[in-house]
Parts: sequence; C1' cells; structure tokens
RNA sequence: AAUAUGACAAGGCAAACUCACUGAAAGGUGAAUACGCAAAGCUAUAGGGGCUAAGUUCUUACUAGAAUAUGCCAGCCGGUUACCGAU
Repeated sequence: AAUAUGACAAGGCAAACUCACUGAAAGGUGAAUACGCAAAGCUAUAGGGGCUAAGUUCUUACUAGAAUAUGCCAGCCGGUUACCGAU
C1' cells in the first nucleotide's frame, strides 16, 4: 500500500408511525422519532429488477377495464467511491 474481515475509536444514516407541504399516483421534502444498516454514501436512457398510470391507445351500453414511462424506488441485486486498523 492492496485485498479480505469487522474488534477498538470517532462518528454517520434513518425504517415504520404521526404532522405539514407537494404530486394524478407511485413517491418526494421538512419536523419529531428510531426498525435497523460496515457503505442504509453515490449511481434510475445508457446494468438488471420493482412501483405508479397523469397523458396516449384500445375495448365497452357504461360511471368501467387493459396496455404503456423519458414519472418514481438505491433500505432489491449489481456497479462505483470511502472512515478506523485489532486479525
């Protein structure tokens, strides 16, 4: 120094619920709070996977249904970067 690993130390993030705002929705932002996380940091038309369906198209007698993402999810997998230094 690198890889694996997760002891020590310093810390970090923040699920769900609630409230407010925003969005058609999925969801997002903030506050409070903490289930958990060794990457729960970053990456979403140039990896995979998943969610929603405004708009559009089709069907229908119909107030209904179906398909569709350049909308959304990183705390699904992957890619990528990184603190400490017991082993």